This is a predicted structure of a 73-nucleotide RNA (transfer RNA) from a Minisyncoccota bacterium. The organism belongs to Minisyncoccota, within Bacteria. Its mean pLDDT, the model's own confidence on a scale to 100, is 81. Rfam family: tRNA. Its family is annotated with triplet codon-amino acid adaptor activity in the Gene Ontology. About the family: Transfer RNA (tRNA) molecules are approximately 80 nucleotides in length.
[in-house]
RNA sequence: GGGCCCGUAGCUUAGUUGGUAGAGCGCCUCGUUUGCAUCGAGGAGGUCAGCGGUCCGAAUCCGCUCGGGUCCA
Numbered sequence: 001g002g003g004c005c006c007g008u009a010g011c012u013u014a015g016u017u018g019g020u021a022g023a024g025c026g027c028c029u030c031g032u033u034u035g036c037a038u039c040g041a042g043g044a045g046g047u048c049a050g051c052g053g054u055c056c057g058a059a060u061c062c063g064c065u066c067g068g069g070u071c072c073a
Stems, first nucleotide, its partner, number of pairs: 001072007010025004019056001027043005049065005
């Protein structure tokens, strides 16, 4: 330098034939308890790596950039 794969909540990740952004763990509040844990109920937390394009509409399609992995030279 070139090819391929990946980037979504604090962490692990689902969602990839374009149409409301979800789960588990963690965190907060309430109930339960003498207290803690467990358990039950509720809640906060995401510019979907960044920029631009296509489209009525983009996490999703296209281009470029950044970061990580891998292979080739």